A computed fold for a 125-nucleotide RNA from Segetibacter sp., annotated as SAM riboswitch aptamer (S box leader). NCBI's taxonomy places the organism under Bacteria, Bacteroidota, Chitinophagia, Chitinophagaceae, Segetibacter. The coordinates come from a structure-prediction model, not an experiment, and the mean pLDDT is 82. It was read from a public genome assembly, where an Rfam model found it.

RNA sequence: AACUUAUCAAGAAAGGCUGAGGGUAAUGGCCCUUUGAAGCCUUGACAACCUAUUAUAACCCCUGGUUAUAAAAAGGUGCCAACUCCAUCCGUCGGUAAUAAAGUUAUCGGGCGGACAGAUAAGUC
Numbered sequence: 001a002a003c004u005u006a007u008c009a010a011g012a013a014a015g016g017c018u019g020a021g022g023g024u025a026a027u028g029g030c031c032c033u034u035u036g037a038a039g040c041c042u043u044g045a046c047a048a049c050c051u052a053u054u055a056u057a058a059c060c061c062c063u064g065g066u067u068a069u070a071a072a073a074a075g076g077u078g079c080c081a082a083c084u085c086c087a088u089c090c091g092u093c094g095g096u097a098a099u100a101a102a103g104u105u106a107u108c109g110g111g112c113g114g115a116c117a118g119a120u121a122a123g124u125c
Stems, first nucleotide, its partner, number of pairs: 002124007013043005021032003026088004044080001046078001049076003053071008084117001089114005094108006
């Protein structure tokens, strides 16, 4: 790098260095930013994927082990603007317009759901 599974509407600050970009595929928007972006360092916070721990329940090959739920947060990661900032593709419902009606067509940054893509963790390779 690739594949698999889970989650993604919540949450979380200061200081120092530095000096122009950033919002993590692409496109179009919109937003943040010299009242200091991104990056690096120090301290702190948020969260609960993995490991260690505690409690309860069930099961098993029953001095132990496995699974689930909850608690806590020492270790490994992550993370501390805006829903993954919004939209794109599909389905469905609705609005508007055209058509005599049903229906059909067009259109709407209208609602809901799904997919694609992305991010993070763990595992496989």